Background:
SAM riboswitch aptamer (S box leader) from Candidatus Ryaniibacteriota, 97 nucleotides, folded computationally. Its Rfam family is "SAM riboswitch aptamer (S box leader)". Rfam's curators write: The SAM riboswitch is found upstream of a number of genes which code for proteins involved in methionine or cysteine biosynthesis in Gram-positive bacteria. RNAcentral holds the sequence, with entries from Ribocentre.
[in-house]
């Protein structure tokens, strides 16, 4: 990288050092954050039960293992509009090569 497959509702920092100019995935349009230092990297704190663990099982427990996550909204189609759904594009788990 690429197959299948579930899951994108909630929910989690007013911390500490480092770095320096954009950044919230990408485009476009809002929003917003940000030299009172954002993004980003390391600690440290949290948030969540995918795998693994536990119970015979189920439902629950559990954050000690392996990930993961902690900054948004439309955009295309139904739908008069909103609301909603439903698809794309990413995103993560778990599978198979």
């Nucleotide at each position: 990288u690429u197959u299948g497959u579930a899951u994108c509702a909630a929910g989690a920092g007013a911390g500490c050092g480092g770095u320096u100019a954009g950044a919230g995935a990408u485009c476009u349009g809002g929003c917003u954050c940000a030299a009172a230092g954002a993004u980003c990297c390391g600690c440290c704190g949290g948030c969540a039960a995918c795998c693994a663990u536990u119970c015979a099982a189920a439902a629950g427990a559990a954050a000690c293992g392996g990930u993961g996550c902690c900054u948004c909204c439309a955009g295309c189609c139904c739908c008069a509009u909103a609301a909603g759904g439903g698809a794309a594009c990413g995103a993560u788990g778990c599978u198979a090569c």